[in-house]
Context: one part of a larger RNA
RNA sequence: UGACGGGGGCCCGCACAAGCGGUGGAGCAUGUGGUUUAAUUCGAUGCAACGCGAGGAACCUUACCUGGGCUUGACAUGUAGUGGACCGUCCGGGAAACCGGGCUUCUCUUCGGAGUCGCUGUACAGGUGCUGCAUGGCUGUCGUCAGCUCGUGUCGUGAGAUGUUGGGUUAAGUCCCGCAACGAGCGCAACCCCUGUCCAUAGUUGCCAUCAGGUAAUGCUGGGAACUCUAUGGAGACUGCCGACUCAAAGUCGGAGGAAGGUGGGGAUGACGUCAAGUCCUCAUGGCCCUUAUAUCCCGGGCUACACACGUGCUACAAUGGCCGGUACAAAGAGCUGCGACGUCGCAAGGCCGAGCGAAUCUCAAAAAACCGGUCUCAGUUCAGAUUGGAGUCUGCAACUCGACUCCAUGAAGGUGGAAUCGCUAGUAAUCGCGGAUCAGCAUGCCGCGGUGAAUACGUUCCCGGGCCUUGUACA
Repeated sequence: UGACGGGGGCCCGCACAAGCGGUGGAGCAUGUGGUUUAAUUCGAUGCAACGCGAGGAACCUUACCUGGGCUUGACAUGUAGUGGACCGUCCGGGAAACCGGGCUUCUCUUCGGAGUCGCUGUACAGGUGCUGCAUGGCUGUCGUCAGCUCGUGUCGUGAGAUGUUGGGUUAAGUCCCGCAACGAGCGCAACCCCUGUCCAUAGUUGCCAUCAGGUAAUGCUGGGAACUCUAUGGAGACUGCCGACUCAAAGUCGGAGGAAGGUGGGGAUGACGUCAAGUCCUCAUGGCCCUUAUAUCCCGGGCUACACACGUGCUACAAUGGCCGGUACAAAGAGCUGCGACGUCGCAAGGCCGAGCGAAUCUCAAAAAACCGGUCUCAGUUCAGAUUGGAGUCUGCAACUCGACUCCAUGAAGGUGGAAUCGCUAGUAAUCGCGGAUCAGCAUGCCGCGGUGAAUACGUUCCCGGGCCUUGUACA
């Protein structure tokens, strides 16, 4: 100087408390451990691994296993020699890869040659093989915590200190005052994006107040430029104004006006560093290793196994509900190998037809919870839907291992969950649906969107994490 303390002081954070809803019990989905296996490819392992890499394993992917091929190679660049092939098509063997054979037969040319392709050799290719403790790059984490440093000066023999401590204040090393310090940098804040109010401009594909026409009905039509909206530019919030508190300043509390008030709400933004944290399987790369194999091609299998254990989720256990009928209101997105209306067939998944739309125009598209009416009457039930049998649809060479969905039948556990444990402070939690990426097909996951919409916070004694000062130390 740090680090640590079941030392002290001050202060924060859904850290506790106050509340609301969960997990832990059940069934299923998914990941992991374990076990099994020819293989169940590999990585990630307290917080910070475990719906993680994977934003989508039937083949492919695929790295694993069995078996069958191949050896200048699936891929790149030369070089030497050689051929007329390549493409296309046919035959035989084969599970395919591939092997053997037949037909057809090069292009340009300055006639030297050049180009494409095949074969033979030679340099080399290739490796998701090892080392993340040799590395770059990228990332997690403490933590959006308020800290981390430097120059000059001064103090100290020196390591170092001072500044950065102190008194106030703040979300903040934020600002003020004081001070052997005076300044400065990286962080904080602001500048950026979305959102909340208003104004101007613009008016189609969006809008319809006024006027006219028309319909069973609809901005449907003429028209309009008000309103909504769209998207560009501006205005607006700065403790600016008033009062109180404080010796003063910084600031705090209350009030006015205002759409908004003291960082308005949300996002992006992550200092010096820590964990030899993670990644050699994104990529790059040193070293080591393999080179008729640890490279490469193909069929099939596996990654989907299953006495079990754990994590993360979904659905429930019902009446604030289930079922049936009627009826209303979104936002944000996506669409040409696409979205697919209307019509029609089917109980349905879906089929046929194919209008319109590269989309403020057309389509996906029905929002759902809500509301109105009816029924069930507390039961393992008209709750719950696992499991199983049968019949189908769709995608795709192909749904047996191993897809999703539909219909009929079947109708398991489950009556609110021990110890323990998690999230959340407002348009939040809870609850309800909608969209997108990936994607032929395949979400209860992920990333977004809106609808309905709470309760509680006395407070900081305690648990956890963190910041500043101080104290002790046999630790570095």
Source information: Predicted 3D model of a 476-nucleotide part of an RNA (small-subunit ribosomal RNA, 3' major domain) from an uncultured prokaryote. Its mean pLDDT, the model's own confidence on a scale to 100, is 84. RNAcentral holds the full RNA, with entries from ENA.